[in-house]
RNA sequence: AGAGAAUGAUCCUGGCUCAGGAUGAACGCUAGCGGGAGGCCUAACACAUGCAAGUUGAACGGGAAUGGUAGCAAUACCAUGAGAGUGGCGCACGGGUGAGUAACGCGUAUGCAACCUGCCUUUAACAGGGGGAUAGCCCGUUGAAAGACGGAUUAAUACCCCAUAGUAUUUAGUUUCUGCAUGGGAAUUAAAUUAAAGCUCCGGCGGUUAAAGAUGGGCAUGCGUGACAUUAGCUAGUUGGUGAGGUAACGGCUCACCAAGGCGACGAUGUCUAGGGGUUCUGAGAGGAUGAUCCACCACACUGGUACUGAGACACGGACCAGACUCCUACGGGAGGCAGCAGUGAGGAAUAUUGGUCAAUGGCCGCAAGGCUGAACCAGCCAUCCCGCGUGAAGGAAGACUGCCCUAUGGGUUGUAAACUUCUUUUCUGCACCAAGAAAAAGAUCCUCGAGAGGGUCCUUGCCGGUAGUGCAGGAAUAAGCAUCGGCUAACUCCGUGCCAGCAGCCGCGGUAAUACGGAGGAUGCAAGCGUUAUCCGGAUUCAUUGGGAUUAAAGGGUGCGUAGGCGGCUUUUUAAGUCAGUGGUGAAAUCCUGCCGCUUAACGGUAGAAUUGCCAUUGAUACUGAAGGGCUUGAGUGCAGUUGAGGUAGGCGGAAUGUGUAGUGUAGCGGUGAAAUGCUUAGAUAUUACACAGAACACCGAUUGCGAAGGUAGCUUACUAAGCUGCAACUGACGCUGAUGCACGAAAGCGUGGGGAUCAAACAGGAGUAGAUACCCUGGUAGUCCACGCUGUAAACGAUGCUCACUCGCUGUUUGCGAUAUACCGUAAGCGGCCAAUCGAAAGAAUUAAGCGAGCCACCUGGGGAGUACGAUCGCAAGGUUGAAACUCAAAGGAAUUGACGGGGGCCCGCACAAGCGGAGGAACAUGUGGUUUAAUUCGAUGAUACGCGAGGAACCUUACCUGGGCUUAAAUGGGGAGUGACAGCUGCCGAAAGGUGGCCUUAGAUGGACACUCUCCAAGGUGCUGCAUGGUUGUCGUCAGCUCGUGCCGUGAGGUGUCGGGUUAAGUCCCAUAACGAGCGCAAUUAUCGUUAGUUGCCAGCGUGGUCAAGCCGGGGACUCUAGCGAGACUGCCGACCGUAAGGUGAGAGCGAAGGUGGGGAUGACGUCAAAUCAGCACGGCCCUUAUGUCCAGGGCUACACACGUGUUACAAUGGCCGGUACAAAGGGCAGCUACCUGGUGACAGGAUGCUAAUCUCGAAAGCCGGUCUCAGUUCGGAUCGAAGUCUGCAACCCGACUUCGUGAAGCUGGAUUCGCUAGUAAUCGCGCAUCAGCCAUGGCGCGGUGAAUACGUUCCCGGGCCUUGUACACACCGCCCGUCAAACAAUGGAAGCCGCCGGUACCUGAAGUAUGUAACCGCAAGGAGCGUCCUAGGGUAAAGACCGGUAACUGGUGAUAAGUCGUAACAAGGUAACG
Repeated sequence: AGAGAAUGAUCCUGGCUCAGGAUGAACGCUAGCGGGAGGCCUAACACAUGCAAGUUGAACGGGAAUGGUAGCAAUACCAUGAGAGUGGCGCACGGGUGAGUAACGCGUAUGCAACCUGCCUUUAACAGGGGGAUAGCCCGUUGAAAGACGGAUUAAUACCCCAUAGUAUUUAGUUUCUGCAUGGGAAUUAAAUUAAAGCUCCGGCGGUUAAAGAUGGGCAUGCGUGACAUUAGCUAGUUGGUGAGGUAACGGCUCACCAAGGCGACGAUGUCUAGGGGUUCUGAGAGGAUGAUCCACCACACUGGUACUGAGACACGGACCAGACUCCUACGGGAGGCAGCAGUGAGGAAUAUUGGUCAAUGGCCGCAAGGCUGAACCAGCCAUCCCGCGUGAAGGAAGACUGCCCUAUGGGUUGUAAACUUCUUUUCUGCACCAAGAAAAAGAUCCUCGAGAGGGUCCUUGCCGGUAGUGCAGGAAUAAGCAUCGGCUAACUCCGUGCCAGCAGCCGCGGUAAUACGGAGGAUGCAAGCGUUAUCCGGAUUCAUUGGGAUUAAAGGGUGCGUAGGCGGCUUUUUAAGUCAGUGGUGAAAUCCUGCCGCUUAACGGUAGAAUUGCCAUUGAUACUGAAGGGCUUGAGUGCAGUUGAGGUAGGCGGAAUGUGUAGUGUAGCGGUGAAAUGCUUAGAUAUUACACAGAACACCGAUUGCGAAGGUAGCUUACUAAGCUGCAACUGACGCUGAUGCACGAAAGCGUGGGGAUCAAACAGGAGUAGAUACCCUGGUAGUCCACGCUGUAAACGAUGCUCACUCGCUGUUUGCGAUAUACCGUAAGCGGCCAAUCGAAAGAAUUAAGCGAGCCACCUGGGGAGUACGAUCGCAAGGUUGAAACUCAAAGGAAUUGACGGGGGCCCGCACAAGCGGAGGAACAUGUGGUUUAAUUCGAUGAUACGCGAGGAACCUUACCUGGGCUUAAAUGGGGAGUGACAGCUGCCGAAAGGUGGCCUUAGAUGGACACUCUCCAAGGUGCUGCAUGGUUGUCGUCAGCUCGUGCCGUGAGGUGUCGGGUUAAGUCCCAUAACGAGCGCAAUUAUCGUUAGUUGCCAGCGUGGUCAAGCCGGGGACUCUAGCGAGACUGCCGACCGUAAGGUGAGAGCGAAGGUGGGGAUGACGUCAAAUCAGCACGGCCCUUAUGUCCAGGGCUACACACGUGUUACAAUGGCCGGUACAAAGGGCAGCUACCUGGUGACAGGAUGCUAAUCUCGAAAGCCGGUCUCAGUUCGGAUCGAAGUCUGCAACCCGACUUCGUGAAGCUGGAUUCGCUAGUAAUCGCGCAUCAGCCAUGGCGCGGUGAAUACGUUCCCGGGCCUUGUACACACCGCCCGUCAAACAAUGGAAGCCGCCGGUACCUGAAGUAUGUAACCGCAAGGAGCGUCCUAGGGUAAAGACCGGUAACUGGUGAUAAGUCGUAACAAGGUAACG
């Protein structure tokens, strides 16, 4: 210090999440030790038991009991002296808790001239005399008890009376000093009133009065100290005065009377929440959060009230009363208060021992010894936190074994880790020694001063604790876990699982190769702990004082006037409130920080300093702000003179149009639409003419013109009225700016009352259209639209831009003034517009009319949804407006710009894309492929274009992968090692469907070796099983479309752009010009054709021969030509000329060279990429699966099935034809298990002979065409399916299931609906020929070859596809996109609601305990006084069918949110198909 996440990517806005620190914590796993801290945050819930406040015999009466002496004993005396009691002091401290309290409670700073203060200190004075009681003790009564009552007797430092006293108190004066005011101090005079206590060890300890100090308290005041305005008004002792009472003291504190005040937007009152501070945590700080432990303050003590005693209380371990609860009870009555220390129950995620000691520190009492002390000091429990230590150290590579991983003869990792050797002993175990904390005080004794203080010596006292510590011995011996490993965030692999199980802080992982789940190995982080959860701060400048924003992201009020408030021109004087500086006081200690010191270190502690940013006082300064006074004119205003305009209000007038009425002319339609219909019309419409009436709106002028604060404002004219601007510089003299609350204005629609009603037109009706059409379109039509008065108060009320002032380059247009003489031009002022610089901005953009740079004031914003909703309040006649949440839910929502894609957006252009043509398909039959169905199997794949005569360029067996059945298990093939056999093979029997099984024969003269074959055995198998969504390779398609990119530079914050755009041109990103681009790459284009030359066999034959044949290059010859195959030349819009053009280029029935004239045709060639396109069944390959089977062999069957549907073809439907006869002309290929001339036989397929050819040699070979004949429009002499019969050929074998031949049979079909396909020239159409595969063939398919040989293209509006530019976008899985609402389902929170329940405090009335104060005749007392009975006030209780607030619950009901695959439509995003929105 930042990071993740929105997007295809970018910048911004904005929320969410994470990394850090912290805790009185809790939970999970784990755990060796010590030191220092901490430990009921919840139920201020209830409490068993024990302890927590007593002490004093030197105040008093007393005296159980014990001991001693005397005595026989009773008893007497002496000593010690318990329990209980009277009195004194203490119990108001210490300890606990945080319920209440929003307050002078707390903090801070002051004041008391308005006060008190026991014990303590100092000073002064004093203590004389008397009296009566009462506890106790004793004796009784009563009660269960607690206790109560009566009688007799008794003491005091208890109580009372008298005396003495003033520097005390009160009253009345005098003098003097003094204060900010009321006032205060001192001195003095007179009068009145009030004191005391004794005990004693003789040392002392006490008592009373007065003054002063110290300490502790009380009261008052300034300032500070929560939330909510959906709490705006509150208050009768209320505010003040006079008097009185009361108090320690001031005071409405209380009372009587008088006045009517007091508080409040600077937040009263009300409601909710809360002990506040020093501090603590965090933070750079400012802040934010916090208030455990420790310190000081406050409040409380079961709940509420009350006083008593006392120096002090309205009293935690006191009293009285009321209430709730618990306990005892003999039922009549009683007792109690752990928020003291332990402890128990309960609550809760959760928090300890019913411990030890008064040794120290402190408290109370006491002269003291001493007693008491759950204060305190210690110990116990708990990893709750902080700190420290350890679990060993060094060496040790065969880098051991195991484990895990891999590219696996091997390597990597675990890992110097282990083993092993050496060393150490913190810790551990055992034994031994052993602290500091102790000083005082008491006692004894000594010294000094001199009469109670100081000092010395001796002696006594330690809970912790035989603890800390130290020494010795032993021995690596006793000691490591937790979390994480996709990114953020350090750390990776294997296996399992298969959107399951699960993980997750955010993003997100998991659907068969998961570094994200679970396990393992390894690694990383921290470590006696580690993670998780909760909470706080931080990051978050995400409430912004430091330090934010508002055109479009959330956010400027619809506009003005104006109150409070805030801010305010120039100059001068005074003052010194703010401000600044110095000084003083205070800011407790602890904490934090710094130095030093002490525990072995640290945590921790001690000590000193700094700090405590604050408050108060005082002295000074006077620039600025303020206050007071004087002056000024530039801000502001007034005046005078001009000027402008659809500014406003009221009245009058006008013409056009529309509608209606009347009358005329006139006749069949009008009207309306995409097309129609509803509607109107022969009762005369529409049209047209004339007249009349009605209401509303004002064409042209008229505009990026004017005016107005905004809304708004338009015929002409009159009246009234407001404003701006300009000029002059006469007047005032800061009078100003902004503006919460308030007031006024405020489009349209709407509401009320009364008019008016022509047009238009919600609702409504009809017509159309549609799947539907409660719409868009059409015909009608009512409110309304208009006027007057009154309400409403909202709009995308927008410049989405608050108002005012100052400043900051320019250019240009325009409105209205002024200057000059002028309609030119110029200057100036106020407006209205356009462009642009600096600057700003996320960008788009803004830019003197700021969104720039500054000042002042107001209003507003803080993620999206829920929601401008609910509740409340308020306004309104209503509709509704204003104000305005929460629960819940999501991780986004949003702005601007970028690249694409898309559009029923636009522009330009191309393509057999359309059009113009020719021929087809779709109808028939058949062939073939596919779907479906069937089947034991009908093997598998391909499925819009881009599957379907496709893989398959040959399924009868084989192929073959499928089915049924029979076999084999190192196996069907191949290689290698070992052993054995000698034959194996072949021929031939038998069984069998075959595979296979099982015999025989034959062979070698022998041996060795090799070869070969078989058997056994070992090592390597095999799989057309799955995944084309794990892959390689190959292929289809967009598309032979013209595109796709890079380097450097430049522009932009960036994505990205530029280049590649623009103007032309091209088939082309082809080229030219222009140009912040200049170049380059992959694509486009470019290679072929012609000519020359060389060479001629199997090819060729012009000339020669008159060689040879019926004929034929057949022959001799020849190389001219064709052709064959080597080498070379060649062609480029290159040239000419005409036109256009800068050029590129275009146009032309131009010319030449030339085979060809404009890429000549065809082929090969397919950019970056798209479709998770196709293929694991061509092949290869990762992973998974099978292994007497999913491998392999064999026979038979199937792939050829058949109600049906589709694709691709063939043949036809006929006369441009069919049939018969005659006759002509190719190219390219093939051939030895072959092609076969020729001859013979057969109607023929073919058969039997026979010859040539391993091929430019031999051989296979055309058809349409042409000539002639016949048929004559018909289901035919068309058409040939189907079926019957007989054959031929191939083959082991044609039944399922071949082709061909002959004879016979002779189906559908007469040109094909919607729709659709191909083709632009040697093309379409038509005709035949060949080849691959192949024994044969289901070939009508595929691939080639040549023959004959057209028609048409005006053109680019439309359909389809594509390219470029531009535009819109809410799309980016990219329109097969996105997305809205109702309904249905289940879930969640929430609003309303009859009713039910609960809480709180207030008011009114009734009642009213204890108690203070007060009144009082009877009773008690000598008296003081008391009892009793009244009065006032109050806690509590009751009443109010009350009322208000808040909360819970609820039949029913409303919307909202969220939920992989529900229903209906298609509202929005493109012109979203009716522009969208308010």